[in-house]
Description: This is a predicted structure of a 72-nucleotide RNA (transfer RNA) from a Candidatus Aenigmatarchaeota archaeon. The RNAcentral record of the sequence draws on ENA. The coordinates come from a structure-prediction model, not an experiment, and the mean pLDDT is 84.

């Protein structure tokens, strides 16, 4: 220096124009003499930043951070 992918809840990761979501984990309760397991339920998000297109934008389209991988 050139390519390509990635960036969403604490974590891992879905969702690819039209109300932002599971699992795991925090809290509450139920259940047990406790505890685990198991059951219901609730809170937790400027969708990396910034423009832009559209009636709408995670989501297309430019720019700019941050990561990974490949070629030099």
């Nucleotide at each position: 220096g050139g390519g390509c992918c990635c960036g969403u809840a604490g974590c891992u990761c879905a969702g690819u124009g039209g109300u932002a979501g599971a699992g795991c984990g925090g809290c509450c309760g139920c259940c047990u003499u406790a505890u685990a397991a198991g059951c219901g339920g609730u809170a937790g998000g400027u969708c990396a930043a910034g423009g832009g297109u559209u009636c709408a934008a995670a989501u297309c389209c430019c720019u700019u951070c941050g990561g990974g991988c490949c070629c030099a």